A computed fold for a 475-nucleotide part of an RNA from a metagenome, annotated as small-subunit ribosomal RNA, 3' major domain. Its mean pLDDT, the model's own confidence on a scale to 100, is 80.
Context: one part of a larger RNA
RNA sequence: UGACGGGGGUCCGCACAAGCGGUGGAGCAUGUGGUUUAAUUCGAUGAUACGCGAGGAACCUUACCUGGGCUAGAAUGCUGGUGGAUCGGAUCUGAAAGGGUCUUUUGUAGCAAUACACCGCCAGUAAGGUGCUGCAUGGCUGUCGUCAGCUCGUGCCGUGAGGUGUUGGGUUAAGUCCCGCAACGAGCGCAACCCCUAUCUUCAGUUGCCAUCAUUUAGUUGGGCACUCUGGAGAAACUGCCGGUGACAAGCCGGAGGAAGGCGGGGAUGACGUCAAGUCCUCAUGGCCCUUACGGGUUGGGCUACACACGUGCUACAAUGGUGGUGACAAUGGGUCGCGAGGCUGCGAGGCCAAGCUAAUCUCAAAAAGCCAUCUCAGUUCGGAUUGUACUCUGCAACUCGAGUACAUGAAGUUGGAAUCGCUAGUAAUCGCGGAUCAGCAUGCCGCGGUGAAUACGUUCCCGGGCCUUGUACA
Numbered sequence: 001u002g003a004c005g006g007g008g009g010u011c012c013g014c015a016c017a018a019g020c021g022g023u024g025g026a027g028c029a030u031g032u033g034g035u036u037u038a039a040u041u042c043g044a045u046g047a048u049a050c051g052c053g054a055g056g057a058a059c060c061u062u063a064c065c066u067g068g069g070c071u072a073g074a075a076u077g078c079u080g081g082u083g084g085a086u087c088g089g090a091u092c093u094g095a096a097a098g099g100g101u102c103u104u105u106u107g108u109a110g111c112a113a114u115a116c117a118c119c120g121c122c123a124g125u126a127a128g129g130u131g132c133u134g135c136a137u138g139g140c141u142g143u144c145g146u147c148a149g150c151u152c153g154u155g156c157c158g159u160g161a162g163g164u165g166u167u168g169g170g171u172u173a174a175g176u177c178c179c180g181c182a183a184c185g186a187g188c189g190c191a192a193c194c195c196c197u198a199u200c201u202u203c204a205g206u207u208g209c210c211a212u213c214a215u216u217u218a219g220u221u222g223g224g225c226a227c228u229c230u231g232g233a234g235a236a237a238c239u240g241c242c243g244g245u246g247a248c249a250a251g252c253c254g255g256a257g258g259a260a261g262g263c264g265g266g267g268a269u270g271a272c273g274u275c276a277a278g279u280c281c282u283c284a285u286g287g288c289c290c291u292u293a294c295g296g297g298u299u300g301g302g303c304u305a306c307a308c309a310c311g312u313g314c315u316a317c318a319a320u321g322g323u324g325g326u327g328a329c330a331a332u333g334g335g336u337c338g339c340g341a342g343g344c345u346g347c348g349a350g351g352c353c354a355a356g357c358u359a360a361u362c363u364c365a366a367a368a369a370g371c372c373a374u375c376u377c378a379g380u381u382c383g384g385a386u387u388g389u390a391c392u393c394u395g396c397a398a399c400u401c402g403a404g405u406a407c408a409u410g411a412a413g414u415u416g417g418a419a420u421c422g423c424u425a426g427u428a429a430u431c432g433c434g435g436a437u438c439a440g441c442a443u444g445c446c447g448c449g450g451u452g453a454a455u456a457c458g459u460u461c462c463c464g465g466g467c468c469u470u471g472u473a474c475a
Base pairs, nucleotide, nucleotide: 001475002474003472004471005470007469008468009467010466011465012464013463015459016458019423020422021421022420023419026315027314028313029312030311031310032309033308034306035305042053043052064301065300067298070295072125078124079123080122081121082120083119084118088103089102090101091100092099093098106117107116108115109114128290129289131288132287133286137284138283139279140278141277142275144273149188150187151186152185153184154183155164156163157162168179169178170177194267195266196265197264199235200234201233202232203231204230205229208225209224210223213222214221238261241255242254243253244252245251317416321375322374323373324372325371326370333364334363335362338357339356342353343352344351345350382413387408388407389406390405391404392403393402429451430450431449432448433447434446435445
């Protein structure tokens, strides 16, 4: 000087408390451990691994295993030598990839030598490796933590390591600001500048909108751009104003006006560093290793196994509910190898025909919770696992191993031990909708809107952190 203390002081955080809803019990989905296996490819492992890499394993992917097969090979170019074949056609073999035999024969330029191009073989130079080392590395990332810290120059103090500044009194979300002070200044962080959102003005008015006028089944048409909305440009919030309080400060408390009030709400943004944290399987890369194989192609299998254990989810155990009926009301988005209205057809998943749309125009598209009726507390009209039969769709192909539909079947489960998680407002809870990936496959992920709470006395305690101080057999 740090680190640590079941030392002290002080401050903060869904840290506790106050509340609401979960997990832990059941069934299923998914990841992991373990076991099994020819293989169940590899990585990630307290917080900071475990619906993680994977934003989508039937083949492919694919890295693993089995079988059979290739060796300048799946890339580009060069050098030397040698050759005229390769391709095509026919045929044999094979699961495929590939292999064997036969047949035919080089192209362009040039009189020619030859040059260029193509192909084969040999040699060289080279290619390939998801092989090892993340403890050789770059890049990227997690974490402490969006915590308020981390430092420097000069000066001063100390023999020195170092200290001071950065401590102290207030204050703040903040090393934020004020005051004081052997310090005076500065940098990286904080804040602001950026994006979305909340109000208004203005410009613009189609594919959007419809108050007035006419018209109609329908903003459909004429008409209009007031309103909604869209997207450009602006305004607006700054403790600016008033009162109180404070040290005449910084600020804090209350009020006015205002769409919004003291950081308005949300996002992006992550200091010096820590964990030899993670990644050599994104990529790049040193070293080591393989080179008729640890490379490359292919068939089928595996990654989907299953006495079990754990994590994360979905669905439930019902009446704040189930079932049936019923033109209530969104927003974000996607669409030409596509979205597909409408019509016909099928109980249905779907099928057939087919308008429109490269989209504020057409379409996915039905929003669901809502409202009305019924059931009357039962393992039930709860719950839907499992299983049987018959089908649909995608795709060369659904056996291993896809999703969906109909009929039948109708398991566990009656609110979950110890323990443990999330959340402070348009939040939790609950309800549906969209998208990426994608032929097909979503309870996961990323977004969108609808309905919409309870509670916070407080900081004694648990956990993590900041500052000051004290002790130390620690560095």